[in-house]
RNA sequence: GAGGUGGGUAGGGGCGCGGGCUGCAUGAGUAACCGCCGGGGAGGAGCGGGUAUCCAAUGAACCGGGGCCAAAGGGCAGACCGCCGAAGUCCGGCGGCAAAACCCGUAGCGCCGGGCUGGGCCGGUAUCGAACAGGUGCCGGACUGUCACCCGUGCAGCGUGCCGAGGCGCGGGUGGAGCACUACUACACCG
Repeated sequence: GAGGUGGGUAGGGGCGCGGGCUGCAUGAGUAACCGCCGGGGAGGAGCGGGUAUCCAAUGAACCGGGGCCAAAGGGCAGACCGCCGAAGUCCGGCGGCAAAACCCGUAGCGCCGGGCUGGGCCGGUAUCGAACAGGUGCCGGACUGUCACCCGUGCAGCGUGCCGAGGCGCGGGUGGAGCACUACUACACCG
C1' cells in the first nucleotide's frame, strides 16, 4: 500500500409501504329503540359458560307490519408524519380487556422472539366483509428494480496502429434473493 472481510453512515426501486387528522360517499332507511299493531306461546337478559340478580300468562324469546333512526370497521380525496423488511402474514410467549356485579375463558389491541414474501399490477380461487369496494392466503401471468454468469454492441483512456483484458452505457438470455444491492468510511482485522 492496491484489494478483501466485518462494523458504521448515506442512498435507490415507484400507481413504493404504513400511520393518524380533515372532508365525502357507502354502511342504511339497516341495527338499536317504541309504554304501537298482528302472530306466537314460555322462556329471556353480555362473545361463550356459570353464579347471583332482574324481566315475563297484566304475555318472554322469535316472526311480520308501522314509527323513528345511528355508529364502527373498510373505501375515496387532501395536506402532513414515519419510512425502504418499508410492510404483510404464520407460529410461540408476555400483557391486556369486553356485559349493572362476581368467577372461568376468549376476541379486538399492544410488545418480544422466530419462519416466509424484493416490489407493484392483472387473472383464478378461498376467507374476512353489507358490498361487485378493499384486505389476506394459495396458484398462474406478464412487468419492474437488483446482483451473478453468458452473448452482442457503443464510448472513453493508454504517443500511433492492431489485438486483448478491464470500466461505463445499451440490448438479449439464464438464474438467485432484501440479514440483499450501491456508494462512502480518519473504525477493527487480513494483506

Background
Lysine riboswitch aptamer from an uncultured Peptococcaceae bacterium, 191 nucleotides, folded computationally. Its Rfam family is "Lysine riboswitch aptamer". About the family: Riboswitches are metabolite binding domains within certain messenger RNAs that serve as precision sensors for their corresponding targets. Rfam 15.1 lists 3,224 matches to the family in 1,923 species. Its mean pLDDT, the model's own confidence on a scale to 100, is 79. It was read from a public genome assembly, where an Rfam model found it.